[in-house]
RNA sequence: CGAGCCGGUCGGGUUGUCGCGCCACGCGUGAGGAAAGUCCGCACUCUGCAGGGCAGGAUAGCGGGUAACGCCCGUCCGCCGAGAGGCGAGGACCAGUGGCACAGAGACUAAUGCCGGGUAAAGCCGGAGUGAAAAGGCCAAACUCUAUCCGGAGCAAGCCCAAGCCGGGACGAUGACGCGGCCCGCCGAGUCCCAGGUGGGGUGCAAAGAACCGCCGGGCAACCGGUCGGUCAAGAUAGAUGGCAACCGAUUACAGAAUGCGGCUUAUAGAUCGGCUCGCUGA
Numbered sequence: 001c002g003a004g005c006c007g008g009u010c011g012g013g014u015u016g017u018c019g020c021g022c023c024a025c026g027c028g029u030g031a032g033g034a035a036a037g038u039c040c041g042c043a044c045u046c047u048g049c050a051g052g053g054c055a056g057g058a059u060a061g062c063g064g065g066u067a068a069c070g071c072c073c074g075u076c077c078g079c080c081g082a083g084a085g086g087c088g089a090g091g092a093c094c095a096g097u098g099g100c101a102c103a104g105a106g107a108c109u110a111a112u113g114c115c116g117g118g119u120a121a122a123g124c125c126g127g128a129g130u131g132a133a134a135a136g137g138c139c140a141a142a143c144u145c146u147a148u149c150c151g152g153a154g155c156a157a158g159c160c161c162a163a164g165c166c167g168g169g170a171c172g173a174u175g176a177c178g179c180g181g182c183c184c185g186c187c188g189a190g191u192c193c194c195a196g197g198u199g200g201g202g203u204g205c206a207a208a209g210a211a212c213c214g215c216c217g218g219g220c221a222a223c224c225g226g227u228c229g230g231u232c233a234a235g236a237u238a239g240a241u242g243g244c245a246a247c248c249g250a251u252u253a254c255a256g257a258a259u260g261c262g263g264c265u266u267a268u269a270g271a272u273c274g275g276c277u278c279g280c281u282g283a
Base pairs, nucleotide, nucleotide: 001279002278003277004276005275006274007273008272009271010270012248013247014246015245016244017243018242020030021029022028023026032254036265037264039263040262041261042260043259044154045153046152047151056150057149058148059147060146061075062074063073064072065071076090077088078087079086080085091145092144096143097142098139099138100137108136114127115126116125117124158203159202160201161200167194168193169192170191171190178186179185180184209232211231212230213229214228215226216225217224218223
């Protein structure tokens, strides 16, 4: 220098101006690495449940991590690659059932066709040929078996408040209730309470926890621990998070929260960092 492999980070910035959501009301704050798919696993909520089993579903070398997982890490084996490295649906066909394309005479309850040999008779013996396999095997990405795990529904969960209407009760033409200060008078059919609960509102729900970064310690690693230091204000409900201008070298990719987390998968213009492999060349 070229061709590659693996992992990480960013994914427009500043200022001005106009506009929008939120509340802590001010120099306030306001989308993502995937907010996405809703595919796994949890938290949380309601509900069910004596114990055990059946059915159904999921997972599958071995060991570890985790709140948990189908996720992650390590490692063995197999396959691919020259290598860095990548991929794996990798328990069990001596429990039972089932399947075995093409070729081949015959393929799993098989066949005996061809050549040679052999017999009283006979696939009885050998050979050629096909095929992954010719009776001994292969297949569980076939049923199945084994081991482990799993109750159901979900924030439109659930809880609270509560117009109107309906229902129940009390009082009321022997005048309730209301109005006028009282006496007195006017008016003329409702008023109050209770329960459930529709529309609607609040809560769940947002600033703090299975959080993130650094440092130290343990571990190959995932990850764990620490009296250590620092950081962390979206919260709508027809649904805010945007437009324009200037400058920075630039039109800006995929895309957009809806209870919250941990993963996986998929989309992504461009920029950038680290480690490693192979080849060529120079000193």
The RNA shown here (Bacterial RNase P class A) has 283 nucleotides and comes from a Chloroflexota bacterium. Its Rfam family is "Bacterial RNase P class A". Rfam describes the family as follows. Ribonuclease P (RNase P) is a ubiquitous endoribonuclease, found in archaea, bacteria and eukarya as well as chloroplasts and mitochondria. A source record names the gene rnpB. Lineage of the source: Bacteria > Bacillati > Chloroflexota. RNAcentral holds the sequence, with entries from ENA.